[in-house]
Context: one part of a larger RNA
């Protein structure tokens, strides 16, 4: 010199577009952050409109009970999402990650495309009801019921498995296709009649998972490590190779090309520097991982070993009738500690986008915006012209003067921005705008409301006075300071930058 997710200092006018716990992966009060379908189902209960008509009556009617239509709004069942979206970087030195291959070793819900079906039949269980345990939390037990829930059966174009041939071709195990036998498995219905759905196969798309090759920090004051370890052969297992896991065999394996141990540290596209190689770093944004108080497990299911499921176990912190129970903010705010230090317990689904729904629509702290910080980076403003009596003041002086300085005052002017009035969008396809009466845009109005910091001894632009006397100080290096100090402290007056000035911290 540049550069920051920055902090102190002193100082502050406005605006846009970013960007704001780098420290405790410390603990959390309290809101909300993931739900939705009634066009799957039984039932509940609310409306409306009929039918039907008991008892009583002043014969207008009011009207119990029954039962039908339609509309609605739901706790329970079942379905699809809660694997996405948002947080964090504790771990992790590794096929994590980047990159380039490879599966003849694989799965893939929703959504396309095509093909063929979508027959018939049963048994529970919530919900509700009674009964009952418990302080809650939560149950238990009988009984009754519907499904797109649950189980046989029929069928099988296609398809799995199992033996027995044929063709083709490869890239080693081996792929493809194809015949014949045997052998297994499906499906749901709902309609407002226009659909909207199940099943089965195959083929795309989109996701995911495995392997490989090359790269990926320091320490050798770490040098031997290593028993499921190295391979075999069988069976398990998996979506599917594979010590994945098991049994048996055999004695392998790995290392100065740095194994093994220690430490550090989430990779990367990028970002900052720099002329380049380089060297640093890895906030925000965008990709991959990993994790969800600690540790371990599996369930569901296309997808999980699941942030706001679940089970156990440790710690913690609340309720407790002492018997048992309850919770996870590394989501948005927001508390408290911690720190040098880092923000609102906001508005709204209008926009983009998710989830669910045939829609209508609900849900969304994703997201769009607002608030607050000069944190950053831009951009504009604090006024222009003129204006010598070189006013006053102040510093200063040899007392003549000089400097402050066209600077001020005064005249003319203007109106950026900010105030105040008036209209006023785009962003939305037909309706729907949180932002918002913003942005803009017009008028009138007044130079009014808006300038600091830091330094003047050399590096290094920019000197004089007094004040203090090796004292107070002051400094990045050199060093000043012990009675004329351009280096300390004030004050004039100069220099540089500027709504920001220095200072420290950390990098080239």
């Nucleotide at each position: 010199g540049g550069a920051u997710g920055a902090a102190c200092g002193c100082u502050g006018g406005c605006g846009g577009c970013g960007u704001g716990c780098u420290u405790a992966a410390c603990a959390c009060a309290u809101g909300c952050a993931a739900g939705u379908c009634g066009a799957a189902c039984g039932g509940a209960c609310u409306u409306a409109c009929g039918u039907u008509g008991a008892a009583a009556c002043c014969u207008a009617g009011u009207g119990a009970u029954a039962u039908g239509u339609a509309a609605g709004u739901u706790a329970g069942u079942g379905g699809c999402g809660g694997a996405c979206g948002g947080g964090u970087g504790a771990g992790u030195a590794a096929c994590g990650c980047g990159u380039g291959g490879g599966u003849a070793a694989u799965c893939u819900g929703c959504c396309u495309u095509g093909u063929a079906c979508u027959g018939g039949g049963g048994g529970a269980c919530a919900a509700c009801a009674g009964u009952u345990a418990g302080a809650a939390a939560u149950g238990a037990c009988u009984g009754c019921u519907a499904a797109u829930a649950c189980c046989g059966c029929a069928u099988a174009a296609g398809c799995g498995c199992a033996c027995a041939g044929g063709a083709u071709c490869g890239c080693a195990u081996g792929a493809u296709u194809u015949u014949g036998u045997g052998u297994g498995a499906a499906a749901a219905a709902c309609u407002c009649c226009g659909g909207u759905g199940g099943u089965a196969c195959a083929a795309g798309a989109u996701g995911a998972a495995c392997c490989c090759g090359c790269g990926u920090c320091u320490g050798a004051u770490u040098a031997g490590c290593u028993g499921g370890u190295u391979g075999g052969u069988g069976a398990g297992g998996u979506a599917a190779c594979g010590g994945c896991c098991c049994a048996c065999c055999a004695a392998g394996g790995c290392g100065a090309c740095g194994a093994u141990c220690a430490g550090u540290a989430g990779c990367c596209g990028g970002c900052c520097u720099g002329a380049g190689a380089g060297g640093g770093u890895g906030a925000a944004c965008g990709g991959c991982c990993a994790c969800a108080u600690u540790g371990g497990g599996a369930c569901u299911g296309a997808g999980a070993c699941a942030c706001g499921g679940c089970c156990c176990a440790a710690a913690c912190u609340c309720c407790u009738a002492c018997g048992g129970g309850a919770g996870g903010c590394a989501g948005c705010a927001g508390u408290g500690g911690g720190g040098a230090a880092u923000a609102u317990u906001g508005c709204a689904c209008a926009a983009u986008g998710g989830g669910g729904g045939a829609a209508a629509c609900c849900c969304u702290g994703a997201u769009g915006c607002a608030g607050c910080g000069a944190c950053g980076c831009c951009g504009c403003g604090u006024g222009a012209g003129u204006g010598a009596a070189g006013a006053a003041g102040u510093a200063u002086u040899u007392c003549g003067g000089u400097a402050u300085g066209u600077a001020a005052a005064g005249c003319u002017c203007u109106a950026u921005c900010a105030g105040c009035a008036g209209g006023a969008a785009a962003g939305a396809a037909a309706a729907u705008g949180a932002c918002g009466g913003u942005a803009c845009c017009u008028g009138a109005c007044u130079a009014a409301g808006a300038a600091g910091c830091c330094c003047c001894g050399g590096c290094u632009a920019a000197c004089u006075a007094c004040g203090u006397g090796c004292c107070a100080g002051c400094a990045g290096c050199c060093g000043c300071g012990g009675u004329a100090a351009u280096a300390c402290g004030u004050a004039g007056g100069g220099g540089g930058c500027a709504a920001g000035c220095g200072u420290u911290a950390u990098c080239c």
Record summary
RNAcentral holds the full RNA, with entries from ENA. A computed fold for a 508-nucleotide part of an RNA from an uncultured bacterium, annotated as small-subunit ribosomal RNA, 5' domain. The coordinates come from a structure-prediction model, not an experiment, and the mean pLDDT is 85.